[in-house]
Context: one part of a larger RNA
RNA sequence: GCCUACGAGUUGCAUCUGUCCGGCAAGGUUAAGUCCUUCAGGGAUGUGAGCCGAAGCGAGAGCGAGUCUUAAUAGGGCGCUUAAGUCGGGCGGAGCAGACGCGAAACCUAGUGAUCUACCCAUGGCCAGGGUGAAGUGACGGUAACACGUCAUGGAGGCCCGAACCGGUUUACGUGAAAAAGUGCUCGGAUGAGCUGUGGGUAGGAGUGAAAGGCCAAUCAAACUGGGAGAUAGCUCGUACUCCCCGAAAUGUCUUUAGGGACAGCCUCGGUUGUGACUGUGUGAGGUAGAGCGACUGAUAGGAAGAGAGGGCUUCGCCGCCUAUCAAUUCCUGCCAAACUCCGAAUGCGCACAGUUUAGAGACCGGGAGUGAGUCGUCGGGUGCUAAUAUCCGUCGGCAAAAGGGUAAGAGCCCAGACCUUCAGCUAAGGCCCCCAAGCGCAGUUUAAGUUGAGACAGAACGAGGUGACAUCGCAGUGACAGCUAGGAUGUUAGCUUGGAAGCAGCUAUUCAUUCAAAGAGUGCGUAACAGCUCACUAGUCGAGCGAUGACGCGUGGAUGAUGAGCGGGCAUCAAGACUGCCGCCGAAGCUAAGGACGCGUGAAUUUUUCAUGCGUGGUAGGGGAGCAUUGCGGACAGCGUAGAAGGUGUAUCGUGAGAUAUGCUGGAGCGUCCGGAAAAGAAAAUGUAGGC
Numbered sequence: 001g002c003c004u005a006c007g008a009g010u011u012g013c014a015u016c017u018g019u020c021c022g023g024c025a026a027g028g029u030u031a032a033g034u035c036c037u038u039c040a041g042g043g044a045u046g047u048g049a050g051c052c053g054a055a056g057c058g059a060g061a062g063c064g065a066g067u068c069u070u071a072a073u074a075g076g077g078c079g080c081u082u083a084a085g086u087c088g089g090g091c092g093g094a095g096c097a098g099a100c101g102c103g104a105a106a107c108c109u110a111g112u113g114a115u116c117u118a119c120c121c122a123u124g125g126c127c128a129g130g131g132u133g134a135a136g137u138g139a140c141g142g143u144a145a146c147a148c149g150u151c152a153u154g155g156a157g158g159c160c161c162g163a164a165c166c167g168g169u170u171u172a173c174g175u176g177a178a179a180a181a182g183u184g185c186u187c188g189g190a191u192g193a194g195c196u197g198u199g200g201g202u203a204g205g206a207g208u209g210a211a212a213g214g215c216c217a218a219u220c221a222a223a224c225u226g227g228g229a230g231a232u233a234g235c236u237c238g239u240a241c242u243c244c245c246c247g248a249a250a251u252g253u254c255u256u257u258a259g260g261g262a263c264a265g266c267c268u269c270g271g272u273u274g275u276g277a278c279u280g281u282g283u284g285a286g287g288u289a290g291a292g293c294g295a296c297u298g299a300u301a302g303g304a305a306g307a308g309a310g311g312g313c314u315u316c317g318c319c320g321c322c323u324a325u326c327a328a329u330u331c332c333u334g335c336c337a338a339a340c341u342c343c344g345a346a347u348g349c350g351c352a353c354a355g356u357u358u359a360g361a362g363a364c365c366g367g368g369a370g371u372g373a374g375u376c377g378u379c380g381g382g383u384g385c386u387a388a389u390a391u392c393c394g395u396c397g398g399c400a401a402a403a404g405g406g407u408a409a410g411a412g413c414c415c416a417g418a419c420c421u422u423c424a425g426c427u428a429a430g431g432c433c434c435c436c437a438a439g440c441g442c443a444g445u446u447u448a449a450g451u452u453g454a455g456a457c458a459g460a461a462c463g464a465g466g467u468g469a470c471a472u473c474g475c476a477g478u479g480a481c482a483g484c485u486a487g488g489a490u491g492u493u494a495g496c497u498u499g500g501a502a503g504c505a506g507c508u509a510u511u512c513a514u515u516c517a518a519a520g521a522g523u524g525c526g527u528a529a530c531a532g533c534u535c536a537c538u539a540g541u542c543g544a545g546c547g548a549u550g551a552c553g554c555g556u557g558g559a560u561g562a563u564g565a566g567c568g569g570g571c572a573u574c575a576a577g578a579c580u581g582c583c584g585c586c587g588a589a590g591c592u593a594a595g596g597a598c599g600c601g602u603g604a605a606u607u608u609u610u611c612a613u614g615c616g617u618g619g620u621a622g623g624g625g626a627g628c629a630u631u632g633c634g635g636a637c638a639g640c641g642u643a644g645a646a647g648g649u650g651u652a653u654c655g656u657g658a659g660a661u662a663u664g665c666u667g668g669a670g671c672g673u674c675c676g677g678a679a680a681a682g683a684a685a686a687u688g689u690a691g692g693c
Stems, first nucleotide, its partner, number of pairs: 001693006011097003015094010027052003033045004056063002066078004100238002103235001107228006118202009127192001129161003132157001136153006165189003171184003204220001207215002241627006251264005265371002267368007276357009290343001291341002297337002301333005308326002310323004374399004379394005404415003419596004424592003430586003433570003439583001441582006452572002462557002466554003470550006483541005489514003494508003520535001524533002597617009628682001630679002633676005639671002647666008
């Protein structure tokens, strides 16, 4: 892991509550006990004991369709005027019990443990070999005598090296091991605070501990065993057949509350009602969006006038004058606000009337719930960075609990809500070159960047004679624009300044005037200053459009990432890109067609039900309904069975399904159908339990 078996809402109660069925009914009903009996099923009896109901109010005495409060015959509270109860049975729910099942860590109590290990007591045992050479002692030397020295002797030590023995340093292996702690190499101690045998002692909040919370029998921050005990578990996991109808919530308030609850909200079922929803019309409340602020509260840019203040000057005088300082207030131009409003929508909301409407619509009473972690998108906002698949509200839609088609892929986006069957049709979103169903469709533009081939699935500020079309204003056959040829002068070197300033350092200027076809007191380069080159301007030549500005379409630069790139891919350029118009087609579980099933409403016939017609049938938690199967039991079938029961294994048929029936083979002795009644009544999951493989 698989198979087989077992495995979870049960049982009790003089309890409470609701519903259905039955008995009796202003009543209903007996309990323990006792007696009888065909032997466990019942019948009688039992002070009708008691209980519930038929009347309530009051704390109560008490009174009573009333009563209490009170001085009250006033008001008010609770009642009456009003709908029958009670006993039993089934079912739903609650309570008390282990109360759907399994699961703690723990707590208490009584015991069992020191054959492991810690420490202690008693009594025994063990430590190859080698080295070092303390004290003491002797001899000799030495001293006045000691001291002291040398050489011997001697054999001390938590001394040294190193086996046994005890340990466990490093490393490799081992790691479902050979082993629930080992093996190899290596390493520490090895006469000591040494190691060890035997016997004994200390016990669970206790022991023992050269102290690590270590050890106390592979168990230790409180051992193990029995018991309290099915402790408790607001937690996790699991909870078993089918079909049909409806179908949530993830919110509010409170909570030693936040992953739990209570009440409300939302779901379902029953009963009673007569509304509900949408549209139209009418009529209301309101202060949002917007707007505005010579309408308030505040904020606020520029300018004018300017009380007053600051600064300066000044006087006999605090008279006065000035001011590139601030500024109330007024005026002009402009402008901001969630906690501003002189104003002020659209939607939404209330009410009335009318119309439409099966709407799984509304309201009330009662039984049963679940939910109380939500999440994404649009729109309106707060927080944040107008950050977040962020967070907090409101609003609508989805997912949750929704399958199908599209988006390459995809909970929440777009389309669309799956009762069943069909090798029928039409469409939605989205598509129609190939992958890939359908157009390399038609017409007209545009892009040259593979831009692009939807979408931050990236691209901005800013830049540019890319290119297309538009608008406005100029110039132009009296010849424009560009090119080429020629001129571009004179007063004058304008005046000032300056060392110089002559068109061209700078300043000033009604920057004038003359000759002209035209020529600035000069556009740029240049010189120390001149010179020189050039431009404006003019003529000639040429011969048709030229120039400026604005706004727009598509493209372009800006554009940098780590393995090899790419629109989903192949690939695509009068596109298979972009923009515009048009026609056709494809495309879903949508709609239609045909047949069928079930539910609900209405009508008719009938009162079992049938027919017609309309609407409906996605679904988690959850509510309701109808069934199937298993095992006992009661009654019926004078049921079936060695001419082959149950069980096993195939096949066929029937039923929406759980399942059922028939039959072949196997098997070898029991089993069924119908009507009831009762449950140890359905397994794939619980790291489920046991066995097998």
Molecule: large-subunit ribosomal RNA, domain II
Organism: Candidatus Cryptobacteroides sp.